[in-house]
Small-subunit ribosomal RNA, central domain from Telopea speciosissima, 344 nucleotides, folded computationally. Rfam family: Bacterial small subunit ribosomal RNA. The coordinates come from a structure-prediction model, not an experiment, and the mean pLDDT is 86. The organism belongs to Telopea, within Eukaryota.
Context: one part of a larger RNA
């Protein structure tokens, strides 16, 4: 490649938009390109196949078969074209809801650290137990006051939101998305998605601000045979604003995306619709058992890992190795695409 796989054995890309490209609702009519019928020509010769002759021979006759290609004359089911129409797929638009969606600016209270004044005297700290540490230069404690940072208690929940990272005091201003519901509008405008393009936790770069508490590194002080840990005192980078990089995480649902089919039960968010039976339908999330069904078990189980399509990254014995080596991005750190020898 095939052909089986990918929730836990190798394996779903971190998300998403979107190009080429693949596939793609419904009824009509034309058309004959794909497609099929049937006849015709052509498919030199040598071969090969079958029959005949011969005593063989590397003989001699004679006939088929050749999946193709080409011309005519038909078919109108699907594919492809064209044109008309139509709404269930997609969208618009009214009326209502919810939400920690997202950016900016402002603002509040609790503690924690310094600071100042007052109180007040010997101890505070810390720990399994101590020491460093700290304090008569008045400490811890305690009352006021001021500074200045960073995070937002309780509501709070398997709750919401969001493509995913993720998002929580409060208020205001711009802003994306969503659900449900009467209908009204449009008339397939639609999934996917190599390549490209965007977003993208935490470290970490760079410039410049800020540092309140935490804390790599680095030092002390314990602990051990030894402690380049765990514990403890302090502590710089760093968390934090800004503008620009980096582009990886067990980026997890270890489960792409999307569409349609499937047996119930309980509970919860947002909607409508009936009703007082504080129940009943139905929608679109969230979670808990469970039937068939699938599974190598364990789980899953209408939010599938169930039946089925579409469409894309991916795997293919273990080490070597996400190594080298060249490409391409990157200020660097690295990222990225990524072998083989060898071994077993």
């Nucleotide at each position: 490649c095939u052909a089986g796989g990918a929730g836990c054995a190798a394996a779903g890309g971190g998300c998403a938009c979107g190009u080429a490209g693949g596939c793609g609702g419904u009824g009509a009519a034309u058309c004959a390109g794909g497609u099929u019928g049937a006849a015709a020509g052509u498919g030199a010769a040598a071969g090969u196949c079958g029959c005949c002759a011969a005593a063989a021979a590397u003989u001699g006759g004679c006939g088929g078969a050749a999946u193709g290609c080409u011309c005519u004359c038909g078919a109108a089911a699907c594919c492809a074209a064209u044109u008309c129409a139509c709404u269930u797929g997609a969208g618009u638009g009214a009326a209502a809801c919810a939400g920690a969606g997202g950016a900016g600016a402002g603002u509040g209270g609790a503690a924690u650290u310094u600071c100042g004044u007052g109180u007040g005297u010997a101890g505070g700290g810390g720990u399994g137990a101590a020491a460093u540490c700290u304090g008569g230069a008045g400490a811890u404690u305690u009352a006021c006051g001021a500074a200045g940072g960073a995070a937002c208690g309780c509501c709070a929940a398997a709750a919401a939101c969001g493509a995913a990272g993720g998002c929580a005091g409060c208020u205001c201003u711009c802003u994306g998305g969503g659900u449900c519901c009467c209908u009204a509008c449009c008339g397939a405008u639609g999934c996917u998605g190599g390549g490209g393009u965007g977003c993208g936790a935490a470290a970490g770069c760079a410039u410049g601000g800020g540092g309140u508490g935490c804390g790599a590194a680095a030092a002390g002080g314990a602990u051990u045979a030894g402690a380049u840990a765990c514990c403890u005192u302090g502590g710089u980078a760093g968390u934090c604003c800004u503008u620009g990089c980096c582009g990886u995480a067990a980026a997890c649902g270890a489960u792409g995306a999307g569409u349609g089919u499937u047996c119930g039960c309980c509970c919860u968010u947002a909607g409508u619709c009936u009703a007082c039976g504080u129940g009943g339908a139905u929608c679109a999330g969230g979670g808990g058992c469970c039937c068939a069904g699938c599974u190598a078990a364990c789980a899953u189980g209408u939010g599938a890992a169930a039946c089925a399509c579409u469409u894309u990254g991916c795997c293919u014995g273990g080490g070597g190795a996400g190594u080298a080596u060249g490409g391409u991005c990157g200020c660097a750190a690295g990222a990225u695409c990524g072998a083989a020898a060898c071994u077993c």